[in-house]
């Protein structure tokens, strides 16, 4: 140089002018008006987890059911988050990926293909030493068996390799690996590593049922709290109607029961409408300690949108970037994703272009 690997940053900049929103101060009877002062993000998105605020529920507590997490340490307020480590894959490499407990608790599944899919099996195929019949023996052949070393099937076939051994073979015996299992040793642990011992038994799958471990009450700021009008309704009390009236039940007369009208003055419930929640907070910056780190303390120093469903833009001169034309000069054109609404921590997911710092491989010079 060229190709990567991680981690972190910016996401146009200054002036000028109009314009919107809050908040304070002045005027103005109000409508409003003048000054000033602040006003989007890294993700304000998706609403996926965790938590703080509100309510509601429950005597505490442990089980059960249902839902969640799932190597080992740590960090946090708390997490399915993040840091360091283990283990196990992948790259030559910096490094990246992984739902990563339990399969001797128990149940179920393992298609297709294959001979066989777990109480593992014998299709091709390899042996005739024993042992029986043929034959006087031997060879030979036939039975009676052995046997899984090659071949075929699969995602997967019951340790692999290699010598030795055998009729052929086989952990049937031996080194070495792998695997159980014991002790040692090193790590808070997960694990590593060493010796020994078994001759192999013990196949997958729990993002099938399950079993342990730990964890979790519901609901949301439309949560909830407080102020409160017109109507309509409810209660109280108080005054007018009081009749041989009305209605409706006992089947009807008779009789017995039950209900009701208008008017005021006070209460409570609510409902439209306001007011609080609602911006000083696990809060930003810097700077120092301790720590591999995430992260914590500790000192300084900032006050940083808050409303309705609406505001956070616009133009103009330049500078800085990108495209397109042009030898240049200059000159037309563009500028991602996206957008607060109760807050806070992650994750996830868009994103023109750009910029740092560490590292890795190849080439090339010294």
């Nucleotide at each position: 140089u060229c190709a990567g690997a991680u981690g972190g940053c910016c996401g146009g900049g200054u002036g000028g002018c109009c314009g919107c929103g809050g908040g304070c101060a002045g005027g103005g009877c109000a409508a409003c008006c003048u000054g000033u002062u602040c006003g989007a993000g890294g993700a304000a998105a998706g609403u996926c987890c965790g938590g703080g605020c509100u309510c509601c529920a429950c005597g505490g507590a442990a089980a059960g059911a249902c839902g969640g997490u799932g190597c080992c340490g740590g960090u946090u307020a708390a997490c399915g988050g993040c840091c360091g480590g283990c283990g196990g894959g992948g790259g030559c490499g910096a490094c990246c990926c992984c739902a990563g407990g339990g399969a001797u608790a128990g149940c179920g599944c393992c298609a297709c293909a294959g001979a066989a899919a777990u109480g593992a099996c014998a299709c091709c195929g390899c042996c005739u030493a024993c042992c029986g019949g043929c034959c006087u023996a031997a060879a030979g052949c036939c039975g009676c068996g052995g046997c899984a070393a090659g071949g075929u099937u699969g995602a997967a076939a019951u340790g692999g390799u290699g010598c030795g051994g055998u009729a052929a073979g086989a952990g049937c015996g031996c080194a070495c690996c792998g695997c159980g299992u014991u002790c040692c040793u090193g790590g808070c642990a997960a694990c590593a590593g060493g010796a020994g011992u078994g001759g192999c038994a013990c196949g997958g799958c729990a993002a099938g049922c399950c079993c342990c471990a730990c964890c979790g009450g519901g609901a949301g700021c439309a949560a909830g709290a407080c102020c409160a009008a017109a109507u309509a309704g409810g209660g109280a009390c108080g005054g007018c109607a009081c009749g041989u009236a009305a209605u409706c039940c006992g089947u009807u007369u008779c009789c017995g029961g039950a209900u009701a009208g208008c008017c005021g003055u006070c209460c409570g419930g609510g409902u439209a409408g306001g007011u609080c929640g609602c911006g000083c907070g696990a809060g930003g910056u810097g700077u120092g300690u301790g720590g591999c780190g995430a992260c914590a303390c500790a000192c300084a120093u900032c006050c940083c949108a808050g409303a309705g469903g609406a505001a956070u833009g616009g133009c103009c001169a330049u500078c800085a970037c990108c495209u397109c034309a042009g030898c240049a000069a200059u000159g037309a054109g563009g500028a991602a994703c996206a957008g607060a609404a109760c807050c806070c921590g992650g994750c996830u997911u868009a994103c023109a272009g750009g910029c740092c710092a560490u590292c890795u491989g190849a080439c090339g010079c010294g």
Bacterial RNase P class A from an Alphaproteobacteria bacterium, 366 nucleotides, folded computationally. The prediction has a mean pLDDT of 77. It matches the Rfam family "Bacterial RNase P class A". By type it is a ribozyme. It is recorded under the gene name rnpB.